A computed fold for a 75-nucleotide RNA from Desulfosudis oleivorans, annotated as c-di-GMP-I riboswitch aptamer. It matches the Rfam family "c-di-GMP-I riboswitch aptamer". Its family is annotated with cyclic-di-GMP binding in the Gene Ontology. The coordinates come from a structure-prediction model, not an experiment, and the mean pLDDT is 82. Taxonomically the source falls in Desulfosudis (Bacteria, Thermodesulfobacteriota, Desulfobacteria, Desulfosudaceae).

RNA sequence: GGUAGAUAAAGCCAAACCCUGAGCGAUCAGGGGACGGAAAGCCACGGAUCUCUCCGAGACAGCCGGGUCGCCUUG
Numbered sequence: 001g002g003u004a005g006a007u008a009a010a011g012c013c014a015a016a017c018c019c020u021g022a023g024c025g026a027u028c029a030g031g032g033g034a035c036g037g038a039a040a041g042c043c044a045c046g047g048a049u050c051u052c053u054c055c056g057a058g059a060c061a062g063c064c065g066g067g068u069c070g071c072c073u074u075g
Stems, first nucleotide, its partner, number of pairs: 004073002012037002017032006035062001041068003045065003049059004
């Protein structure tokens, strides 16, 4: 450097739901909370889905693919 995620360890993230706030909305932010996750880190590039005031503007990276960076262990 590459491959893999069985076991172990160190840490990490946080679904539903509840509270507060923002938004017309999809949804987002903070707090609580853990269903899960080995990229559930980041990027809307392709597809899917969703919203609105629908020739347009948005949401979603915890739907799939792609790009990029990275922890631990590893024959």